[in-house]
Context: one part of a larger RNA
Parts: sequence; C1' cells; structure tokens
RNA sequence: CGUUAGAUAAUUGAGUGGUCUCGACCUUAGUACGAGAGGACCAGGUUGAGUUAGCCUCUAGUGCAUCAGUUGUGUUGCCAAGUGCAGUGCUGAGUAGCUAUGCUAAUUGUAGAUAAGCGCUGAAAGCAUCUAAGCGCGAAGCUCUCCACAAGAUGAGUUAUCUUUUUAAGGGCUGUGAUAGACGAUCACGUUGAUAGGCUAUAGGUGUAAAGGCGGAAACGUCAAAGCCAAGUAGUACUAAUUGCCCGUAGUU
Repeated sequence: CGUUAGAUAAUUGAGUGGUCUCGACCUUAGUACGAGAGGACCAGGUUGAGUUAGCCUCUAGUGCAUCAGUUGUGUUGCCAAGUGCAGUGCUGAGUAGCUAUGCUAAUUGUAGAUAAGCGCUGAAAGCAUCUAAGCGCGAAGCUCUCCACAAGAUGAGUUAUCUUUUUAAGGGCUGUGAUAGACGAUCACGUUGAUAGGCUAUAGGUGUAAAGGCGGAAACGUCAAAGCCAAGUAGUACUAAUUGCCCGUAGUU
C1' cells in the first nucleotide's frame, strides 16, 4: 500500500516445511520345523541407543553487585574495626538466572493407493497362463494421520463485538517495567494502581559480626542458629508511574 467505512479479538485451512530412526531382553516356546545339532514366523510386554522439543524439582556446573577466611601494600591520626589496589589479589562456599552430565515429553496407526514380488478367475490359443477384460495381497518408500507455520490464498476467506456525527471506536507519544529485547518490536502496568524501587516478613546462602559481659595466664571459648546478604516469594502506596499531547471519522469510476 492492498484486501472498498474504520477497528478489536477469535478462527477456517488452499498451501509449505518437519516427524515418521535403530537395538537388546522376556513371554509365546526350547513350541512349529529338524535324525540331531540347532531353532523360528505371527502376537504381546519390558528396557535402552539416537534424534527433537521443553524445563531447572533433584544431580552437577557457572554465578566479576552474596558471605566468610587470608597475604602484601596504601589509607581512615593511632589500637581495634574498615576500605582502595594487587588477574574477582588469592582461597572456600554459593541465591536467582543461564546450562547438561540432570528432569519431562514425543518418536503414532487393524488407515488408503502402490513398487518389486506373490496370487484368484480367465481367454486370445477347447490345454496351459497373475493379464489381455476383471479381482486381491504386498515396503523403512508415497498419501493421510501427527507437529509447526499459514488469507498478499490479489481467489486477499469466516465469526463475534465496538464506533453512528464527534475529533468516535481504536491506536500512538509519554511514564514504571520484564515472562521481551542490539535498536525497533513484543508483553505487563499507569492512582478505579502492586509496574519498578524502598520497607516488612520469608525461602535460601554464608557460617557464629562489631562492641561489651563472663571464663581463661594467653591463644581462645561463650552469651550467639550470630551478623550480613544479589537477581527469589508474599505483603505494604512510602517513592516514581502527575497533568497531558497527537493520529484516526464513511464506501472507486
């Protein structure tokens, strides 16, 4: 821009792409078969490998704004206690998130038409012949089933609702943001409000803070599950989402 008023939602599916993989074991059954040795089809079940998608409860990583220990040096006048720098100084752990090695799901079908092949009936050719007419079985392949996209499918579809003469319905700007993200976009919210921050509580992490008391000669122990804490969860309008502005309005010739 188009889809012939403008919108907001929900859809149909022409069509496109993908998947549809490979074992082992158990039962049937030591059965059929076979002199024996050996040893099934069909059917049912269990469990794996591979692949794909999703997820973080568990396991395991990372986790440079978490906690603790510690070395050198500078510094807060000094002690104590902190703090800067040294690869995050180094080391031990580790929330959320992101991950796999972890977890979950799928890998379907008494479907249809077939290939090679196997057949039935059957003439030409009194026989025979799966083929000439006709009919059937038959594959990881094809179609459908299954999964994803899909009306620019210009053949532009369908349904519901809104707007009806006023700057309408709706959208954008703008502000707080994340289940989103390079930027646009998408999604949530904007006081009729829990959108983010703060605060409170809590899950979880670290591992028992400083100061002081008590004990001890001291190291140290104890009061103390302490103190501190990022992204998690919930509550709470304390702070910021104020007021507002713009686009958009009726059917080709």